The prediction has a mean pLDDT of 80. The part of an RNA shown here (large-subunit ribosomal RNA, half A) has 1682 nucleotides and comes from Hymenobacter sediminis. The source organism's lineage runs through Bacteria, Pseudomonadati, Bacteroidota, Cytophagia and Hymenobacter. The sequence was found in a public genome assembly.
Context: one part of a larger RNA
RNA sequence: GGCACACGGGGGAUGCCUAGGCUCUCAGAGGCGAAGAAGGACGUGAUAAGCUGCGAUAAGCAGUGGGGAGGGGCACAUACCCGGUGAUCCACUGAUUUCCGAAUGGGGCAACCCCCUAUCUUGAAGAGAUAGGAUCUACUGGCUUUGUCUGGUAGAGGCAAACCCGGGGAACUGAAACAUCUAAGUACCCGGAGGAACAGAAAAUAACAUAUGAUUCCCCAAGUAGUGGCGAGCGAACGGGGAGGAGCCCAAACCAGGGUGGUUACGGCCACCGUGGGGUUGUAGGACCUCAAGAUCUGAUUGAGUAAUCUUAGUUGAAUGGCAUGGGAAGGCCAACCAAAGACGGUGAGAGUCCGGUAGACGAACUGAUUAUUCACGGUAGAGGACUCCUGAGUAGGGCGGGGCCGGAGAAACCCCGUCUGAAUCCAGCGGCACCAUCCGCUAAGGCUACAUACUCCUGAGAGACCGAUAGUGAACUAGUACCGUGAGGGAAAGGUGAAAAGAACCGGGAAUACCGGAGUGAAAAGAACCUGAAACCGUGUGCUUACAAGCAGUUAGAGGGCUUUUGUGGCCUGAUAGCGUGCCUUUUGCAUAAUGAGCCUACGAGUUACUCCUCUCUGGCAAGGUUAAACGUCUGAAGACGUGGAGCCGCAGCGAAAGCGAGUCUGAAUAGGGCGCAGAGUCAGAGGGGGUAGACGCGAAACUUUGUGAUCUACCCUUGAGCAGGUUGAAGGUUGGGUAACACCAACUGGAGGACCGAACCAGUUUCCGUUGAAAAGGAUUUGGAUGACUUGAGGGUAGGGGUGAAAGGCCAAUCAAACUGAGAAAUAGCUCGUACUCCCCGAAAUGUAUUUAGGUACAGCGUCGAGGUGGAGUCAGCGGGAGGUAGAGCUACCGAUAGGACUAGGGGGUGUCACAGCCUACCGAAUCCUGACGAACUCCGAAUGCCCGUUGAUAUACUCGGCAGUGAGGCGUGGGGUGCUAAGGUCCCAUGCCGAGAGGGAAAGAACCCAGACCAUCCGCUAAGGUCCCUAAAUUCGGACUAAGUUGAACAAAGGAGGUCCACUUGCUUUGACAGCCAGGAGGUUGGCUUGGAAGCAGCCAUUCCUUUAAAGAGUGCGUAACAGCUCACUGGUCGAGCGAGAGGGCAUCGAUAAUACGCGGGCAUCAAGUCCGGUACCGAAGCGAUGGAUUUGCCUUUAGGCAAGUGGUAGGGGAGCAUUCUGGUCAGCGGUGAAGGCGUCUCGUCAGGGAUGUUGGAGCGGCCAGAAAAGCAAAUGUAGGCAUGAGUAACGAUAAAGGGGGUGAGAAACCCCCUCGCCGAUAGACUAAGGUUUCCUGCUCAACGCUAAUCGGAGCAGGGUUAGUCGGGACCUAAGGCUAGGCCGAGAGGCUACGUCGAUGGACAGCGGGUUGAUAUUCCCGCACCUAGGAUUUGGAGUGAUGCAGUGACGCAGAAGUGAAAGUACCGCGAGCGGACGGAAGUGCUCGUUAAAGGGUGUAGGUAGAAGCAGGGUAGUCAAGUACGCCUUGUUUGCUGAAACCCGAUAGUACCUGGAGGCUUCGGCCAACGGGAUAGUGUACCUAAUCAGACUGCCAAGAAAACCUGCUAAGCGUUUACUGAAUUCUAGCCCGUACCGCAAACCGACACAGGUAGUCAAGGAGAGCAUCCUGAGGCGCUC
Repeated sequence: GGCACACGGGGGAUGCCUAGGCUCUCAGAGGCGAAGAAGGACGUGAUAAGCUGCGAUAAGCAGUGGGGAGGGGCACAUACCCGGUGAUCCACUGAUUUCCGAAUGGGGCAACCCCCUAUCUUGAAGAGAUAGGAUCUACUGGCUUUGUCUGGUAGAGGCAAACCCGGGGAACUGAAACAUCUAAGUACCCGGAGGAACAGAAAAUAACAUAUGAUUCCCCAAGUAGUGGCGAGCGAACGGGGAGGAGCCCAAACCAGGGUGGUUACGGCCACCGUGGGGUUGUAGGACCUCAAGAUCUGAUUGAGUAAUCUUAGUUGAAUGGCAUGGGAAGGCCAACCAAAGACGGUGAGAGUCCGGUAGACGAACUGAUUAUUCACGGUAGAGGACUCCUGAGUAGGGCGGGGCCGGAGAAACCCCGUCUGAAUCCAGCGGCACCAUCCGCUAAGGCUACAUACUCCUGAGAGACCGAUAGUGAACUAGUACCGUGAGGGAAAGGUGAAAAGAACCGGGAAUACCGGAGUGAAAAGAACCUGAAACCGUGUGCUUACAAGCAGUUAGAGGGCUUUUGUGGCCUGAUAGCGUGCCUUUUGCAUAAUGAGCCUACGAGUUACUCCUCUCUGGCAAGGUUAAACGUCUGAAGACGUGGAGCCGCAGCGAAAGCGAGUCUGAAUAGGGCGCAGAGUCAGAGGGGGUAGACGCGAAACUUUGUGAUCUACCCUUGAGCAGGUUGAAGGUUGGGUAACACCAACUGGAGGACCGAACCAGUUUCCGUUGAAAAGGAUUUGGAUGACUUGAGGGUAGGGGUGAAAGGCCAAUCAAACUGAGAAAUAGCUCGUACUCCCCGAAAUGUAUUUAGGUACAGCGUCGAGGUGGAGUCAGCGGGAGGUAGAGCUACCGAUAGGACUAGGGGGUGUCACAGCCUACCGAAUCCUGACGAACUCCGAAUGCCCGUUGAUAUACUCGGCAGUGAGGCGUGGGGUGCUAAGGUCCCAUGCCGAGAGGGAAAGAACCCAGACCAUCCGCUAAGGUCCCUAAAUUCGGACUAAGUUGAACAAAGGAGGUCCACUUGCUUUGACAGCCAGGAGGUUGGCUUGGAAGCAGCCAUUCCUUUAAAGAGUGCGUAACAGCUCACUGGUCGAGCGAGAGGGCAUCGAUAAUACGCGGGCAUCAAGUCCGGUACCGAAGCGAUGGAUUUGCCUUUAGGCAAGUGGUAGGGGAGCAUUCUGGUCAGCGGUGAAGGCGUCUCGUCAGGGAUGUUGGAGCGGCCAGAAAAGCAAAUGUAGGCAUGAGUAACGAUAAAGGGGGUGAGAAACCCCCUCGCCGAUAGACUAAGGUUUCCUGCUCAACGCUAAUCGGAGCAGGGUUAGUCGGGACCUAAGGCUAGGCCGAGAGGCUACGUCGAUGGACAGCGGGUUGAUAUUCCCGCACCUAGGAUUUGGAGUGAUGCAGUGACGCAGAAGUGAAAGUACCGCGAGCGGACGGAAGUGCUCGUUAAAGGGUGUAGGUAGAAGCAGGGUAGUCAAGUACGCCUUGUUUGCUGAAACCCGAUAGUACCUGGAGGCUUCGGCCAACGGGAUAGUGUACCUAAUCAGACUGCCAAGAAAACCUGCUAAGCGUUUACUGAAUUCUAGCCCGUACCGCAAACCGACACAGGUAGUCAAGGAGAGCAUCCUGAGGCGCUC
């Protein structure tokens, strides 16, 4: 370490439970709001953070009613209170009800700020109290002004779930693409209303009838008629059955009276307006005229009354005891009782009789509702006549363009809209699906109208074969919370002690109130991290086992050891060793695959539901019939049952395009033939299989559309502010000099330009490296670019998604951009991928054809399965017999085509013939023909095998038809025959066949397909197949013969070619007349052949009848060699030797050829007369094959049961059958259960399986058997969802390498805390101030679980207490910019958009406080001192004009540059005041250190600037919307003013060094530190330097550089000679609201963090230096939390 067991930890499954949900039923209610809503903010408790309640009367106040003993909410604590004088509590009615919000006096960043009027407090001012003050619409009053006037009254505004009506109106999607079409008038936006809304009383429907009679809703009609790229789809009406039921009013004619106007002949007349009467329709009606009448019926209007019922609290309400068990009785047993009550809940387990209740019976001061009724108030009628009048006009209709209807422009009626037109008037008009006629129906162009219908934010009472904490709402709990996001928006997790807290007194350990051990409580620790308490995971103990061992971890055999035992051949644990053995799923032709998915466990997780839809099967009812739908009634224990209901549907007759005919009919001339029919079974319900329409098995897009949200990031723009050390260069211009007729030009000086140069801050991001689970979701180090400009930056604003912005990269628009983000349509669609859950039994495919915008999809066919049928042997195999055929092969003087050589040759080319002709030649081409040879898928004179068809015989058991349900339509390999390709491919395409697929077993080392062989189960039986038999490894070291020498070979493969490897058989030559090889000799002469040549003599070359001679033999020469000869050889010959020697072709085995990456490719060892190769023989081994024995099951047959016989039982997709388990329901067992249910953990046992049972233990309250029923009904996988737990791993890391060390203290504990001493780091910052932002982090005390990357006594952590003080600082009560809003106005379907006057809006303008001291924490705020501002009062003293929302001036502005002045700070020097300072002592000096300081304000008015300036006085004046004495302009005179730092005086009895006293602390005992108190002294020096200031100045330049208020002046109306106005002085009073802590280059802001990043502005010391560079230091702050 492994296995097993035991005991734990961890975790929170399971079981049980329910406080909460879900879906409905029946009733109620259907709104709230200017009398201030909905919703909030802030408060409110003795203590009070959250929720709840409430509102300054604040968990509440008052009254009425109920009720009757406890109460102060959730919320269990302490304290204090209240209550029979009736509390708390319940109901009703009142009171109060801060601030925001329609929000409404104005404003605004919601919960805040600022006003006006009246009255009150006050002498005034300031401040406060109460009430009122928005806008629009309608109506209406007033008038000096008729208005953009001013009042009055009423209403509206906003919110809210669905339903409803209207105005606008998508897209995805479907059509297998897409455009008409669909989705769909849906989603969504907008307007509006009600408890319902809409519609509604015929210019209707119909057409059979002399029919119906408003609308709405339900069931049918009907998926019909229709419509429709006649595709996908869409889809009525009439009529029938029901629910309900209700009808009316105006306009007009006519009449009356009123008003206005016109006209008049003054009598009237006419027109118009409004009022009253009248009147309201199609059989026309009404007016009008003549009669008659005073009824009847009714109400939807309003008011009052009465009564009843109901509602909003309540009251009453029957009946039980005992015994035993137990912690507890309601369970058990025994014995009773009630019941108009046996619903339900609770009570210590299961209660009719214990409690609350229940049935029944009662009850209301107040509120509301309904019904009935009375009165009041309204409405309603007849007959006749017929001259005239009336009866809805820019209407109906028409053209054009659209829309709505079932109707998509169609033959298209009807209705509606836009536009252009445009009637009739009852002898009229409209409709009846183009249009016309006849006929019928109706009367438009005005209006109202309950009920039946739709919905449920809400209230009450109930229900559930709904859920039970990963379920059910997102939410059982402080949930739309925490948290995320700028925002719209998104959005969790989280239940259980016990009957009762009886919640563990006390003791011990411990630093501890952590935790643990005792003790105690309790039935039980169930112990608060609390019921049960599974698994992963992590441990401890015990038994066996493990340190030579190679693995999908098991399985089979099994030694040894241990435990137990009922003693048996028992059971359990372990497992030395051996054999065999490549996970699961998915997808595939094919996966151990190195193809997909899963870390592990637990829970959840996918073919469901609806429909009068279609079809099939089964079961049941009725049957030539079957059946009701909506609805209604009755009953009851109430979503039910029964009955009524026959509308309608299906069937009973078909055929035809139809007219039509009809057991037939159509076609046809037909009586023929043929097609379709007839010769009787349906229908309704239930269940199941399948389909259709719906999301339709689950999860999954990228996208499209629509409404909104975003410019705190970033792009650009607008307004207003800010920033840029230092150094360099030296343009124009100018001045002076020269020069020119004058210019020009030149020089010097001056000058200070520049998208100029160098270079910090700042901005950027070039190079390299680092970083890459980072310090950082873009950074760091180094280096680099720009750095007065097209520069950078702050604050406030603007532009918005097919849109913006873009010096343009498709860049940027909140870490997202070739179209942002959020919600919705929406479960879009997905011919695609993945996943899809218990068992057993039977059968069992396909990867083919045709078609396809089709090829990975689908339809039909083929192949599978299940059921039915009956013909009848139709299927299959074998034998025999008979046929058709044109393939393999073969052949081609047998065709067609092609074809090599030759012969012959028509014809042609070339030559020649002086040209031409005739002719001739030809080593050129060549048809046809002939000879020889030979080719062909699309040649055939021929022509098989196999296959196919028919017949017959035999064997066997299929085959076929119809119907339900599929799957498959990617195939692959081997062999044979072909195409293609390279007679390449593990290629591709066909045919045939086998196998794999979907097939296990044996062999081939290992291997889908090759060889053998088809697995129902069991067996430690037998025989064989392929293949094997030396060892690994079962079986022969078997027998006979041969070959191989290469380890060839021994199971992958190899060539051309080479070779005297070797064996075998053959052909041929030489050879005892001596071969072949070796050795000894010869190898000659003519001649140096001739020619050629410088030479050529056998041997450079050429020629040749290469000849002749001598010989045994010897070439006019086979090689070497020489300049040429020479020389050496060979052929050839002799001798020697003594038996075989050559050549050729063929076969077997071997050899070379032979080069690939870990290791050599026999599986290995290894094997040589074999363990190799070939031939032959015998024996054995060898499989899930065959047999044997036993068993299971299917089908068939036989059989009465039981059984017997025969044949079967591999299996993916798939079909069929039979079962198991889970949850709930009904019935039943008068079931089980505290003497212990479910659930959990073990053991045993039964069954073929899913599974069942028994028992022990845990557990502590529910659960089961059987028969049926209904399903949220079974998980290993979906990169599944959630939670828990592993692994990596005690590993990486601990976030700037600026750095620590020592001593002391505290403490349980100190590297980090505190103090001290050293050391180190920053120092244009790592110091100080401030804006934004944050929001208590600030200070003090206590604490250390968590947070802090370690520890912590410490902290920006936890708990508690405390802390922010303003007339002058910042903001408001002042102003305006960009921009926002905008009564009114204009525009627009609506929402809304634009905008004047106004009103907001700082980043700008205006505006009065300084110094010192003080706290633990604030200070320009408190205190001290000294100032100032505004308003008002008083007093004193003046003035004459004053006076604004008007006018004028002013305010008031760019950039760059240079010069001057010159403080503060700093440095230096001198002086002065103190202190320090020597080794033995004393004195003095040099010396060293520190200090030597001081504001606002008041006064003074200098340097400087300005001279075309600034004043003063006078005159003129046409402009300044009116006026003006003002301004502007013109002009005259005159003055030197105007501005203005610094310095100086006062402020100045303050403060620092220093001296002194000194609580207290520390101490090495020497001393040191020190809060606090007291006290005095020393320059009002000089120099250097400069950025504040002067300065809104000056100079230059071109790009020409806010507004308004404040302020000053002027007048108008008005007021006015003191009362109003106003100056000055003194004094008094008043002076509001908000911010103020702390961080603020950062540990407190933005970056998820105590994050190396980012963050506007101000101050800025010393040495060196040009410098804010850089290095070192000061003040100050730090050493970066291992």